[in-house]
RNA sequence: GAAGUCGGCCGGACAGUCGCUGCGUCCCCGGACGUGGAGGAAAGUCCGGGCUCCACAGGGCAGGGUGCCAGGUAACCCCUGGGCGGCGUGAGCCGACGGAAAGUGCCGCAGAAAACGAACCGCCGAUGGCCGUCCACGGACGGCACAGGUAAGGGUGAAAAGGUGCGGUAAGAGCGCACCGCGCGGGUGGCAACACCUUGCGGCAGGGUAAACCCCACUCGGAGCAAGACCGAAUAGGGGAGCGAAGGCGCGGCCCGCGUCAGCUUCCGGGUAGGUCGCUCGAGUUGCACGGCGACGUGCAUCCCAGAUGAAUGACUGUCUCCGACAGAACCCGGCUUACAGGCCGGCUUCCACC
RNA sequence: GCGCCCGUAGCUCAACCGGAUAGAGCAUCGGCCUUCUAAGCCGAGGGUUGCAGGUUCAAGUCCUGCCGGGCGCG
Numbered sequence: 001g002a003a004g005u006c007g008g009c010c011g012g013a014c015a016g017u018c019g020c021u022g023c024g025u026c027c028c029c030g031g032a033c034g035u036g037g038a039g040g041a042a043a044g045u046c047c048g049g050g051c052u053c054c055a056c057a058g059g060g061c062a063g064g065g066u067g068c069c070a071g072g073u074a075a076c077c078c079c080u081g082g083g084c085g086g087c088g089u090g091a092g093c094c095g096a097c098g099g100a101a102a103g104u105g106c107c108g109c110a111g112a113a114a115a116c117g118a119a120c121c122g123c124c125g126a127u128g129g130c131c132g133u134c135c136a137c138g139g140a141c142g143g144c145a146c147a148g149g150u151a152a153g154g155g156u157g158a159a160a161a162g163g164u165g166c167g168g169u170a171a172g173a174g175c176g177c178a179c180c181g182c183g184c185g186g187g188u189g190g191c192a193a194c195a196c197c198u199u200g201c202g203g204c205a206g207g208g209u210a211a212a213c214c215c216c217a218c219u220c221g222g223a224g225c226a227a228g229a230c231c232g233a234a235u236a237g238g239g240g241a242g243c244g245a246a247g248g249c250g251c252g253g254c255c256c257g258c259g260u261c262a263g264c265u266u267c268c269g270g271g272u273a274g275g276u277c278g279c280u281c282g283a284g285u286u287g288c289a290c291g292g293c294g295a296c297g298u299g300c301a302u303c304c305c306a307g308a309u310g311a312a313u314g315a316c317u318g319u320c321u322c323c324g325a326c327a328g329a330a331c332c333c334g335g336c337u338u339a340c341a342g343g344c345c346g347g348c349u350u351c352c353a354c355c
Numbered sequence: 356g357c358g359c360c361c362g363u364a365g366c367u368c369a370a371c372c373g374g375a376u377a378g379a380g381c382a383u384c385g386g387c388c389u390u391c392u393a394a395g396c397c398g399a400g401g402g403u404u405g406c407a408g409g410u411u412c413a414a415g416u417c418c419u420g421c422c423g424g425g426c427g428c429g
Base pairs, nucleotide, nucleotide: 001351002350003349004348005347006346007345008344009343010342012320013319014318015317016316017315018314020037021036022035023034024033025032026031027030039326043337044336046335047334048333049332050331051224052223053222054221063220064219065218066217067216068082069081070080071079072078083097084095085094086093087092098215099214103213104212105209106208107207120154121153122150123149124148127147128146129144130143131142132141133140134139162180163179164178165177166176167175181204182202183201184200185198186197187196188195189194228277229276230275231274238268239267240266241265242264243263247261248260249259250258251257284303286301287300288299289298290297291296356428357427358426359425360424361423362422365381366380367379368378374412383399384398385397386396387395405421406420407419408418409417
């Protein structure tokens, strides 16, 4: 210098003018003054929690989620560190990474066979069978490829039943042996995942698929601030008490009386409109110190930083040589994912050149 | 604030429990027929299965994340 990789930060600033809005003070029904006023993602609503209400003896089933190990955390499908596997020369990046020797299902086409271990070509045909020759009648030799044996070689496929070599055999084969690989056991290191060693045992215990059903382990009650709480009209309606004597109905016709309904008086409670709270001081911000590889934790100091409910952040001018990205709170917080013009800083790797 | 569904050719729809060239009708284009057009007959073209990634031998189908659209409840 070039290429790359990882991490962090900014994402307009200053001044002036005119506006919007929360709060406080003052004048009083509208103003004045002071002060605060969007983001790193406020987004998607994909996870987890706080908060609130409802439900709930205890246990089980069903259903959902998670899935190497250890740690962090209020919790997590998050984060950190480590292990293993894959990619890259490397820095580094990626991984739904428990179980297929519990059971079931599926594996098109091709191929003999796609899984209670198979025979198309090939090889063999020791043994048995058939034919021929010889014979000392016990058999021997040659042929056929009929029964059958075989898993070396060819071929098919994404995938074909441990690999290489030697022995062995009729031909072959873990059939036997050596080495490698595998499983179990043992030892060492590590909290563990796991790694290494193996003088032990086993000829090998058997294809893939669980983002197919499933099994195992852990875990999960439901709803959501329109949650929920309080105050509370007008109108209509509900309940209690009193009157109900000249109104209706019933007590078989009449009177008294009683009951009941309407009506009147009075009291009570529920809901609606509307209003208030929830509503922002919180797993908070910043700085320092300590513990830890780190995520993070602890302690001290410091700061108060939007809370609306038709819902506020804007417009114009000037300077900065240029000003332009994605996008805007609605109960709050921790993550993830996605979008993002332009710019700044740092660690590391590879290559080239020079000293 | 919750919950659910869909996306395949220009349009409307298929495609089984994942299996190989993703089909059909209408439309488009070319030819035949007709004096010409329509209808009819024959043939052809046209698909990033919304996008990206993953699982698998194999993905329109299964899984994850985005994008777009629709419906329901309060």
This is a predicted complex of two RNAs, RNase P RNA and transfer RNA, with 429 nucleotides together. It holds a member of the Rfam family "Bacterial RNase P class A". Rfam describes the family as follows. Ribonuclease P (RNase P) is a ubiquitous endoribonuclease, found in archaea, bacteria and eukarya as well as chloroplasts and mitochondria.